[in-house]
The part of an RNA shown here (small-subunit ribosomal RNA, 5' domain) has 477 nucleotides and comes from Gossypium thurberi. The coordinates come from a structure-prediction model, not an experiment, and the mean pLDDT is 85.
Context: one part of a larger RNA
């Protein structure tokens, strides 16, 4: 000099675009953040004089709650990065080949009865389905062979037909394993390891495998740094540098891990599951003391910690996702607005003329010099500001549909009107005089300055630098 998610002192006009708990992975009141389908199903209710149409809905059932959003505690590891090969799984989507024929028994809801303070239950009885079961069928699977095993569901419509369902074979996208190489510091850590390393049998998995287990051999790793200890999510990137290289890993994007702490499985195509379940511990709350409820590292917000980081806002209009045949509905994702000079870019605070070289200030050799064309004054303009009129694009379309927003923009009117600070001036380093002080008060990045003429302290005048910022601290280079 450059840079920062900065902080702080002082000052502060406008606009665009970004960014905003780096500390306590500390504790959280409140509201909201994941639902949807009545074109799967039987009840019930509203509405109507009645039927039909319509609407709502606890429950059964389906799909989705494994995505999206957050955080970086743990992890030195196939975690990540790069490269590789052959096996494995895959809901929705897509291509293609077959098929959907026949029966049955239940369980919620509901009704009755009953336990409990509550949370939530127990018993008896009835009932539907795209829920469940049976046998049948099968270009599939298993098997050396004989042979054995496995499926389905309907709904809407007047109909054509549309949408769902089942079994194969491909595709796309996604995922789980394996492996070469790379990936911080310490030897004041030198030995480490018994499922440990390999084999066989068995089990297990979607799949390979000490993944697990029985038997068996004694292996395996290590100065090319094992083990142990410390620190740390990783990469694309970001900052500095001509480069070599050094530092770093906020925002955005990919991967990983975690969801009060520890452990576990269930369901499912997919989880060992942030807003699911079970158990244990801590904490908070309710209790009729028998027992229960909870988990903001979602978005806002609160306390606490801290030098330090925002609103308990608007909308589903756009994009995107879940569900649905669709209408639609849900979405603190997202799109917006609000706060903050936190950063960056842009723009303004006026332009032209104007010597009596005005007053005042400061300096002075008292002649004058400087502030200074600066002001006044004359004239012009209106970025910005105020008022008024018009008023979007973003909406994809036949039409309807805009949170932002009466915003951006534009037209007219008004009036120089509303808008400059901050640090420095001994050398490094651009910029000097005077007054006060007198090794005092103080300054200081380094050298150093101050003991009576201080360009170095403090005030003033003047000057210099940068400028809606400027200076200081911290960190990297």
């Nucleotide at each position: 000099g450059g840079a920062u998610g900065c902080a702080u002192g002082u000052u502060g006009g406008g606009g665009g675009c970004a960014u905003u708990c780096u500390u306590a992975a500390c504790a959280c009141g409140u509201a909201c953040a994941a639902g949807u389908c009545a074109g799967a199903c039987g009840a019930g209710a509203a509405g109507u004089g009645g039927u039909g149409u319509u609407u709502c809905c606890a429950g059964u059932g389906g799909c989705g709650g494994a995505c999206g959003g957050g955080u970086a505690a743990g992890u030195a590891a196939c975690g990540c990065a790069u490269a590789a090969g052959g096996a494995c799984c895959u809901a929705c989507c897509u291509u293609u080949g077959a098929g959907a024929g026949g029966g049955g028994a239940a369980c919620a809801a509901c009704a009755g009865c009953u336990g409990g303070a509550a949370a939530c239950g127990a018993c008896u009885g009835c009932u539907a389905a795209u829920a469940c079961c049976c046998a049948a069928u099968a270009g599939g699977c298993u098997g050396a062979g004989g042979a054995g095993c496995a499926a389905a569901a309907a709904g809407a419509g007047g109909a054509a037909u549309c949408u769902a369902c089942c079994c194969g074979a491909g595709g796309a996208g996604g995922g789980g394993a394996u492996c070469g190489c790379g990936u911080c510091u310490g030897a004041u850590u030198a030995g480490c390891u018994a499922g440990u390393u390999g084999g066989u049998g068995a089990g297990g998995c979607a799949a390979u495998a000490g993944c697990u287990u029985a038997c068996u051999a004694a292996g395996g790793c290590g100065a090319u740094g094992a083990u142990c200890a410390g620190u740390a999510g990783u990469u694309a990137g970001u900052c500095c540098g001509a480069g070599a290289g050094g530092a770093u890993g906020a925002u955005c994007a990919g991967c990983u891990a975690c969801a009060c702490u520890g452990a576990g499985a269930c369901u499912g195509a997919g989880a060992c599951a942030c807003g699911a379940c079970c158990c244990a511990a801590a904490c908070u709350c309710c209790u009729a003391c028998g027992g229960g409820a909870g988990g903001c590292a979602a978005c806002a917000g609160u306390g606490g910690g801290g030098a330090a980081u925002u609103u308990u806002u608007c909308g589903u209009a756009a994009u995107a996702g879940a569900c649905g045949a669709a209408a639609g509905c849900c979405u603190g994702a997202c799109g917006g607005a609000g706060u903050a000079a936190u950063g960056u870019c842009u723009u303004g605070u006026g332009g032209a003329g104007g010597u009596a070289g005005a007053a005042g200030g400061c300096c002075c050799a008292u002649g004058g010099g400087u502030u200074a064309u600066g002001a006044a004054c004359u004239u012009c303009u209106u970025u910005u500001c105020c008022c008024a009129a018009a008023g979007a694009a973003g909406a994809a379309g036949a039409a309807a549909u805009g949170a932002c927003g009466g915003u951006a923009u534009c037209u007219g009117g008004g009036g120089a009107a509303u808008a400059a600070g901050u640090a420095u001036c001994g050398g490094c380093u651009a910029a000097c005089u005077u007054u006060g002080u007198g090794c005092u008060a103080g300054c200081a990045g380094c050298c150093g300055c101050g003991g009576u003429a201080a360009u170095a302290c403090a005030g003033a005048g003047g000057a210099u630098g940068c400028a809606a910022g400027c200076g200081u601290u911290a960190u990297c280079u």